RNA sequence: AGUGGUUGCGGUCACUAUAAACAGGACUUUAAGCCGCAAGCGUUUCUAUCCUGUACAAAGUAUGGGAUAGAGGGUAGCC
Numbered sequence: 001a002g003u004g005g006u007u008g009c010g011g012u013c014a015c016u017a018u019a020a021a022c023a024g025g026a027c028u029u030u031a032a033g034c035c036g037c038a039a040g041c042g043u044u045u046c047u048a049u050c051c052u053g054u055a056c057a058a059a060g061u062a063u064g065g066g067a068u069a070g071a072g073g074g075u076a077g078c079c
Base pairs, nucleotide, nucleotide: 001016002015003014004013005012006039007038008037009036010035011034025079027077028076033041044072045071046070047069048068049067050066051065052064053063054062055061056060
């Protein structure tokens, strides 16, 4: 100097062409990603549509998984 730990700024740490991580004060906790402010990417709850599995089985109903859209909320305690 650059790159990385979701994004911007700052912090903090790591790495050297790679994009990870046992690092990021300790311990525990949370689905919630290292921290602060802001965000709301990811994660999460609800609703709707579609695809699909299972049970009953005539339609359909119930329930699980996945995709999309909208709304809500945005790990926590202690040292």

Pistol ribozyme from Sporofaciens musculi, 79 nucleotides, folded computationally. Its mean pLDDT, the model's own confidence on a scale to 100, is 85. RNAcentral holds the sequence, with entries from Rfam. Rfam family: Pistol ribozyme. A reference for the family is Weinberg et al. (2015), "New classes of self-cleaving ribozymes revealed by comparative genomics analysis", Nat Chem Biol.